RNA sequence: CUCGAUAAAGGCAAAGCCGGCGAAAGCCGGUGCCGCAAAGCCACGGAUCCUCGCCUCCUCCGCGACGGCUUUUCAUCGCGAAGGGCUCAAGAUCGCCGAGCUGCCGAAG
Repeated sequence: CUCGAUAAAGGCAAAGCCGGCGAAAGCCGGUGCCGCAAAGCCACGGAUCCUCGCCUCCUCCGCGACGGCUUUUCAUCGCGAAGGGCUCAAGAUCGCCGAGCUGCCGAAG
């Protein structure tokens, strides 16, 4: 240096529950103890999650304009709004993977 033991000393703490923060994902404190040799730090790349917003591609609804038909419908366009999708942006996760930084112990090989 690699590696990681039924070693020693210690460390962290998933889900759930309680309290708080947030629009949400999620975060913080306590409890808990599923797991972890970097489950220490870092949102840089990928991935996943969220949506206060933006847009108006799709569907639906309402209103208006114009035309056909001829009497209540059809086509087109515009505006508004609900749901869905995409993009952008913001946010979240390092206990999803990778990159980067740092680090305790020392059996065997």
The prediction has a mean pLDDT of 76. Predicted 3D model of a 109-nucleotide RNA (c-di-GMP-I-GGC riboswitch aptamer) from a bacterium. The sequence was found by an Rfam model in a public genome assembly. It matches the Rfam family "c-di-GMP-I-GGC riboswitch aptamer". Rfam links the family to the GO term cyclic-di-GMP binding.